This is a predicted structure of a 527-nucleotide part of an RNA (small-subunit ribosomal RNA, 5' domain) from an uncultured bacterium.
Context: one part of a larger RNA
RNA sequence: GAUGAACGCUAGCGGCAGGCUUAAUACAUGCAAGUCGUGGGGCAGCAGCCCCGUAGCAAUACGGGGGCUGGCGACCGGCAAACGGGUGCGCAAUACGUACGCAACCUUCCUUUAAGCGGGGAAUAGCCCAGGGAAACUUGGAUUAAUACCCCAUAAUAUAUUGAAGAGGCAUCUUUUUAAUAUUAAAGUUCCGGCACUUAGAGAUGGGCGUACGGCUGAUUAGGUAGUUGGCGGGGUAACGGCCCACCAAGCCUUCGAUCAGUAGCUGAUGUGAGAGCAUGAUCAGCCACACGGGCACUGAGACACGGGCCCGACUCCUACGGGAGGCAGCAGUAAGGAAUAUUGGUCAAUGGACGCAAGUCUGAACCAGCCAUGCCGCGUGGAGGAUGAAGGUCCUCUGGAUUGUAAACUUCUUUUAUCUGGGACGAAACACUUCUUUUCUAAGAGGCCUGACGGUACCAGAUGAAUAAGCACCGGCUAACUCCGUGCCAGCAGCCGCGGUAAUACGGAGGGUGCAAGCGUUAUCC
Numbered sequence: 001g002a003u004g005a006a007c008g009c010u011a012g013c014g015g016c017a018g019g020c021u022u023a024a025u026a027c028a029u030g031c032a033a034g035u036c037g038u039g040g041g042g043c044a045g046c047a048g049c050c051c052c053g054u055a056g057c058a059a060u061a062c063g064g065g066g067g068c069u070g071g072c073g074a075c076c077g078g079c080a081a082a083c084g085g086g087u088g089c090g091c092a093a094u095a096c097g098u099a100c101g102c103a104a105c106c107u108u109c110c111u112u113u114a115a116g117c118g119g120g121g122a123a124u125a126g127c128c129c130a131g132g133g134a135a136a137c138u139u140g141g142a143u144u145a146a147u148a149c150c151c152c153a154u155a156a157u158a159u160a161u162u163g164a165a166g167a168g169g170c171a172u173c174u175u176u177u178u179a180a181u182a183u184u185a186a187a188g189u190u191c192c193g194g195c196a197c198u199u200a201g202a203g204a205u206g207g208g209c210g211u212a213c214g215g216c217u218g219a220u221u222a223g224g225u226a227g228u229u230g231g232c233g234g235g236g237u238a239a240c241g242g243c244c245c246a247c248c249a250a251g252c253c254u255u256c257g258a259u260c261a262g263u264a265g266c267u268g269a270u271g272u273g274a275g276a277g278c279a280u281g282a283u284c285a286g287c288c289a290c291a292c293g294g295g296c297a298c299u300g301a302g303a304c305a306c307g308g309g310c311c312c313g314a315c316u317c318c319u320a321c322g323g324g325a326g327g328c329a330g331c332a333g334u335a336a337g338g339a340a341u342a343u344u345g346g347u348c349a350a351u352g353g354a355c356g357c358a359a360g361u362c363u364g365a366a367c368c369a370g371c372c373a374u375g376c377c378g379c380g381u382g383g384a385g386g387a388u389g390a391a392g393g394u395c396c397u398c399u400g401g402a403u404u405g406u407a408a409a410c411u412u413c414u415u416u417u418a419u420c421u422g423g424g425a426c427g428a429a430a431c432a433c434u435u436c437u438u439u440u441c442u443a444a445g446a447g448g449c450c451u452g453a454c455g456g457u458a459c460c461a462g463a464u465g466a467a468u469a470a471g472c473a474c475c476g477g478c479u480a481a482c483u484c485c486g487u488g489c490c491a492g493c494a495g496c497c498g499c500g501g502u503a504a505u506a507c508g509g510a511g512g513g514u515g516c517a518a519g520c521g522u523u524a525u526c527c
Stems, first nucleotide, its partner, number of pairs: 001526003005523005012379006018372002020337001025335003029332003034079003039076002042072002046070003049066007086290003096214007105207002110203007118152004128141005158183011188195002216262003223253003228250004233245003265287004269280004292313005315326004343369001345368003351365001352363004382413004392404005418464006427454001433448006471516005476497003482511005492499002
């Protein structure tokens, strides 16, 4: 000098940041991932409309019916749920950082280019019927739709096999042109505009894989290794590869530290230091790993998937004892542990994300508010005048003097802050809607209009009145700051040297002083 700090005493305000470092311990409760009716059959609930019946002269009331309309629970289907958010267990290298490479690869959505979108079929959920179960849930029957599923057609610049020619590469080979054969696609919807769908090429983005180098400790760890190292052939993968398998060879790593053991997420950076370095890796950003412990795959463009599935295990809960349910290292919150770390808050207004043609819905991402002097920064606790140098305290050489001290009183001024009153934002112009212009359409441009959680907050103006606001540590030397009283090797102090046994500037109190200041000290840790 520093800190994600804690503890003691103290405490006026604001801005900006930060806030379980310990038990990756266990979790009550709520919320954190949905959306689309412009894909579908439908209609449980709501609203409208229509019809019927009853009551009434009528308005109307009550009951029943109708998917007809707005919409829409559950269901089928699509997309999303692999992002966003959390944590640091594991990992010393399948990680991370830097630089290259893939002639060994994939990529939903998006952009762009080219082409296509013809015909048919069989089911199934829901609804209905009948059952089982305490529940979770589940069985059978009948029936129905689709952008769900299947078949046929069409098709190459796709894929596979075979052949020819040219160019390139160290090489397995790559690439261009070309020929033949075989295989492979689609979905509709809307009043229209339009929005979707299929195939192929290119791009973009994201990802996969490989190589080299770099960054911990221990030799009181010296040898380690049989799928081990390489080859050949196959399997598998998006793809290379002992990734896996059969066979063959006997290799491969290692004192420039293999192997083993311990510790640890890595980095940009952060702290300190003149630098070299040393230490650290909270917050923010990039990468990695994990999601009760372990294993496994399914779906999918993408996972071996935090709020998906299956199995084993531990634990907790429900049960009608037959059987079931669960996973906060998401946001709050609870218990426990601990020196120690916050609200079961508001809003989708902005930014961003998912879905949707859109309106919009969802979003504990995010933006805000609440708590905490935890830190940094800023402001204030008044300014000017004022000497019988008042009283009181303390000290001394005690009829007196010194000091506290311009300090106070007193006079006058100001009003930051405080309190009250009034006004009052920026962040919000877009999308959408609407009008106009251009345009075949798509679309583009201009005008209008809508939308603020924070918040009646920031800020501004006025009124009142010095009114509302100072502590903490130290004073032997290091180290700025000294006297008196008490105590008497006691009580105590102490970072080091050391103080205290009767004149203690070192203990305790007082007066005075010094240093910092809404903080000041102590402890812990790093340089």
RNAcentral holds the full RNA, with entries from ENA.